[in-house]
A computed fold for a 91-nucleotide RNA, annotated as Glycine riboswitch aptamer. Model confidence (mean pLDDT): 77 of 100. The sequence was found by an Rfam model in a public genome assembly.

RNA sequence: UCUCGUCUCGCGGGAGACGUCGGGGCUUGUCCCCGAGGCCGAAGGCGCAACCGCCCCGGAAACGCUCAGGCAAACGGACCGCGCGACUUAG
Numbered sequence: 001u002c003u004c005g006u007c008u009c010g011c012g013g014g015a016g017a018c019g020u021c022g023g024g025g026c027u028u029g030u031c032c033c034c035g036a037g038g039c040c041g042a043a044g045g046c047g048c049a050a051c052c053g054c055c056c057c058g059g060a061a062a063c064g065c066u067c068a069g070g071c072a073a074a075c076g077g078a079c080c081g082c083g084c085g086a087c088u089u090a091g
Stems, first nucleotide, its partner, number of pairs: 002091001005087003009083005018037001020036006026029001038071003044067001045065003051059002
């Protein structure tokens, strides 16, 4: 210096689904609080297992559930790309 992978941080991209209904508040708003119904799947969580693994143990989806979360924008956001750094594979 090149190369495999992981992680921290920074930058950029990043979907879905009622601005529903009832009541209340005052600062009259795309507002807040309480209650009810509906809906979404991409934080997290749980479940199934194609697959990895000789076996055990274990790992394992963007599939399923919807506990949590969310349903204008913003925030958040799995995941993707780039960069710094740390560790690591192979010389």